[in-house]
Context: one part of a larger RNA
């Protein structure tokens, strides 16, 4: 000098953009943060409308629609945090002839027949509650069975032939046997279902190289290292097990200990390098602590389940319930970090044929000079260099100072009034065409922000300047007070009677809505 997720002191007019618990991965009151589909199903608790009946209480039916329930898809995304991890975790470059992939796209084929249940509802029982138990009965795109498959899988088969590969081998082809599939819905031209192949996307696994400190850590290892066989997995593999061998790593630092999420980047620097990993993006790990699996295309699952533990809450003492490192918010800790706000209008996501519903993702607003950027606090004239006051003085005067008064001008900003956006039609829906990929068309609707931004008019200099410093480094000097005292200080050093260094004043210098101090990095 530069920089900061900063803090503190004094001060403070406005706007735009960005950022905002770095400490206790401490504990959490309250609300919200994941649903959706009635075009899968039986139904009808509640609501609205209509009709009929009525003992005027209601009852029944239909339609709209729909609580709870069965079923489907989603809940593995999105959002948070950085505790752990020195590791194939991350980065980079490769490989899988050792793999999986719901939804989506494409290709081919199919969608036939039958059956058993169980929620709900009803009845009964238990319990303070949470909730639970029994009986009867019923549906489906729930579940099961059968049929159907030159394509999938397995076997015959370590086959044959062909092609390919460095290679274990891979691919293709004829045949036989065996196994495995389906579901329907509606507003009737759409949405689905099953099988197989391919693609896309996402993931899994393996390998080379790189990746902090310590030797006052020198030896470490027994599923350990390798082999055979079996099991397991989507898949290779000591991944697991049995048996066999005795190996494997290490001074090019094993093991142990400490510290730490990694990267793109960020700061600094001429560069090399050093420091760093907030915000944004990618990857990883975690979800009260530890463990376990279930479901599923995908998890060993933040707002799912089970077990154990600590903690907390309710209790009728028999038992139950909970997990903010989601968004707000509270307590505690701390030098220190915001609102228990608005909206789904846009973008994106889930479900749905759609309308639409949900979305603390997101878009906005609120708070904070935390930072960066921009604007303003007026401009021109005006000397008797005015009066007065302050300060200095050689007592003549000098300074404050064109500063003021005064005259003229302007109106950013401010205040008031009026007008007033873009972001939104490009989507969806509708109509038409269609090669079903898409294209064309015109009309209606939709804005949280927000009566905001912006524009116009009116008023009137009106509403707006401070901080630090002035011995040298370092731009800026005098007087008074004090008298090695009180004090200053980044370094050198000032102060013991004329202190440009302390305190005050006048004057000055410098930055400016900021200025200084402290901390940290280069």
């Nucleotide at each position: 000098g530069g920089a900061a997720g900063a803090a503190c002191g004094c001060u403070a007019g406005c706007g735009g953009c960005a950022g905002g618990c770095c400490u206790u991965a401490u504990a959490c009151a309250u609300g919200c943060a994941g649903g959706u589909c009635g075009a899968g199903g039986g139904g009808c608790a509640g609501c609205a409308u209509u009709u009929a009946c009525u003992u005027c209480g209601g009852u029944a039916a239909a339609u709209g629609g729909c609580g709870a329930c069965c079923g489907g898809c989603g809940c593995a995304c999105g959002g948070g945090u950085g505790a752990g991890u020195a590791a194939c975790g991350c980065g980079u470059a490769u490989g899988c002839a050792a793999c999986c992939u719901a939804c989506c796209u494409u290709u081919a084929a199919c969608u036939g027949g039958g059956g058993c249940a169980u929620a709900g509802c009803u009845c009964g029982a238990g319990g303070a509650a949470a909730c639970u138990c029994g009986a009867a009965u019923u549906a489906a795109u729930u579940c099961c069975c059968c049929a159907u498959a030159g394509u999938a899988c397995a076997u015959u088969a370590u086959a044959a032939u062909a092609u390919c590969u460095c290679a274990u081998g891979a691919u293709a082809u004829a045949a036989a046997u065996g196994u495995u599939a389906a579901a329907g819905a509606u507003u009737u031209a759409u949405c689905g279902g099953u099988u197989a192949g391919a693609g896309a996307u996402g993931g899994g696994c393996a390998u080379g190289c790189g990746u902090c400190u310590g030797a006052u850590u020198a030896g470490u290892u027994u599923g350990u290292u390798g082999g055979u066989a079996a099991g397991g997995u989507a898949a290779c593999g000591g991944c697991u097990u049995a048996c066999c061998a005795a190996g494997a790593c290490u001074a090019c630092g094993a093991u142990c200990a400490g510290u730490a999420g990694g990267g793109g980047g960020u700061c600094u620097g001429a560069g090399a390098g050093g420091a760093u990993g907030a915000u944004c993006c990618c990857c990883c790990a975690c979800a009260c602590u530890g463990g376990u699996a279930c479901u599923g295309a995908g998890a060993c699952g933040c707002g799912g389940a089970c077990c154990a533990g600590a903690c907390a809450u309710c209790u009728a003492c028999g038992g139950a319930u909970g997990g903010c490192a989601g968004c707000a918010g509270u307590a505690a800790g701390g030098a220190a970090u915001a609102u228990u706000g608005g909206g789904c209008a846009a973008u994106g996501g889930g479900c749905g044929c759609a309308a639409g519903c949900c979305u603390g993702a997101c878009c906005c607003a609120g708070c904070c000079a935390u930072g960066c950027c921009g604007c303003g606090u007026g401009c021109a004239g005006g000397a008797u260099g005015a009066c007065g006051a302050c300060c200095c003085u050689a007592u003549g005067g000098g300074u404050u100072g064109u500063a003021a008064a005064c005259u003229g001008c302007u109106u950013u900003u401010a205040u008031a009034u009026a007008g007033g956006a873009a972001g939104a039609a490009a989507a969806u829906a509708c109509u038409c065409u269609u090669g079903c990929g898409a294209g064309a068309g015109g009309a209606u609707c939709u804005g949280a922000c927000g009566g905001u931004a912006c524009u116009a008019u009116a008023u009137g200099a009106a509403u707006a300047a401070g901080g630090a410093c002035c011995g040298g480094c370092u731009a800026a000097c005098u007087c008074c007070g004090u008298g090695c005292c009180a004090g200053c200080a980044g370094c050198c050093g000032c102060g013991g009677u004329a202190a440009u260094a302390c305190g005050g004043a006048g004057g000055g210098u410098u930055c400016a809505a900021g200025c200084g101090u402290u901390u940290u990095c280069c």